RNA sequence: GCUGCAAGCCAGACAGUCGCGGAGGGAGAGAAAACCCUUCGAGGAAAGUCCGGACACCGCAGGGCAAGGUGGUCGGGAACCCGACCCGGGGAAACCCGCGGGAAAGUGCCACAGAAACACACCGCCGAUGGCGCCCGUUCACGUGGCGGGCGCACAGGCAAGGGUGAAAUGGUGCGGUAAGAGCGCACCAGCGUCGCGGCGACGCGGCGGCUCGGCAAACCCCACCCGGUGCAAGGGCGAGCAGGACCGUUGACGCGGCCCGCCGAGGUCCAGGUAGCCCGCUCAGAUGGAUGACUGUCCACGACAGAAUCCGGCUUACCGGCUUGCUACGGGA
Numbered sequence: 001g002c003u004g005c006a007a008g009c010c011a012g013a014c015a016g017u018c019g020c021g022g023a024g025g026g027a028g029a030g031a032a033a034a035c036c037c038u039u040c041g042a043g044g045a046a047a048g049u050c051c052g053g054a055c056a057c058c059g060c061a062g063g064g065c066a067a068g069g070u071g072g073u074c075g076g077g078a079a080c081c082c083g084a085c086c087c088g089g090g091g092a093a094a095c096c097c098g099c100g101g102g103a104a105a106g107u108g109c110c111a112c113a114g115a116a117a118c119a120c121a122c123c124g125c126c127g128a129u130g131g132c133g134c135c136c137g138u139u140c141a142c143g144u145g146g147c148g149g150g151c152g153c154a155c156a157g158g159c160a161a162g163g164g165u166g167a168a169a170u171g172g173u174g175c176g177g178u179a180a181g182a183g184c185g186c187a188c189c190a191g192c193g194u195c196g197c198g199g200c201g202a203c204g205c206g207g208c209g210g211c212u213c214g215g216c217a218a219a220c221c222c223c224a225c226c227c228g229g230u231g232c233a234a235g236g237g238c239g240a241g242c243a244g245g246a247c248c249g250u251u252g253a254c255g256c257g258g259c260c261c262g263c264c265g266a267g268g269u270c271c272a273g274g275u276a277g278c279c280c281g282c283u284c285a286g287a288u289g290g291a292u293g294a295c296u297g298u299c300c301a302c303g304a305c306a307g308a309a310u311c312c313g314g315c316u317u318a319c320c321g322g323c324u325u326g327c328u329a330c331g332g333g334a
Stems, first nucleotide, its partner, number of pairs: 001330001004327007012299007020041007043305001047316002050314005055231004062260002065257001068226004072085005086100001087098004101222002106220002108216003122163002124159003129156002131153008171189006190212001192209007235280004244271005
């Protein structure tokens, strides 16, 4: 210089004119409305409503079950979650991603192809041993028998190494061995077991060993841990207004379902009618038919995604442009 990666910051500015919402003040006998002055007035995600909590109400906010959530180790944290590390995958690397406990508790699935998917050999190789057939020798000669040798068949039998199928097929590659083969033996690698060392730990490194014991649990499930319900349209107060009826219930109904215990002791469900107002909750922005707009000029980074509604901590998604720092690769210089 350039490339990729990681983290942080900003989120148009200034001036003028008109127009919005809150608060304070003004004039006036006083209130409302209106007018005038001053001042304050959206975000890094305010979004999604996915998590967790504060707070509120429920006689049981007690214990189980069911339901739901989480799942490597350590640390932080109220919790969600965050950080570092381990292992696995991707990448040349910096870095990024995570379906991260259990398949020997049980159930289930692995289509098609293929001989075969916890298991049945299609093609094929061997046939040393046994079997069948032929030939030769053994005799002075012939035949039989016995014995020995050779050739052939592939019947019995042996193989799962080679080929084929597949996402995956009784660890992989190579050498030896064998009738042909096979961890049958050996070397290296993977897996498993064990011992030693390092680490808080997940785990890593090394030695030795017998040879080797599918996959899917982001399938149901098992194990471990967490876990009341409903939610600001929560809840509380004032005012106004009418019209009750049916069923269940006091030996028990009722705020997720079901059981038990304790405590408490009358309402509950449905249909119909009335009210739809104001205040609190509600805030350094605090609306409630829901506030920031329009125009002009200048500047330059030419401005994207986009607007609070009880509040706070996370996660996820959207996003134009600029600035700062660090790291990787490549090239060059000192």
Predicted 3D model of a 334-nucleotide RNA (Bacterial RNase P class A) from an Actinomycetota bacterium. Of the family's consensus pairs, 91% are formed in the model. Model confidence (mean pLDDT): 76 of 100. The sequence was found by an Rfam model in a public genome assembly. The organism belongs to Actinomycetota, within Bacteria. Its Rfam family is "Bacterial RNase P class A". Rfam classes the family as a ribozyme. About the family: Ribonuclease P (RNase P) is a ubiquitous endoribonuclease, found in archaea, bacteria and eukarya as well as chloroplasts and mitochondria.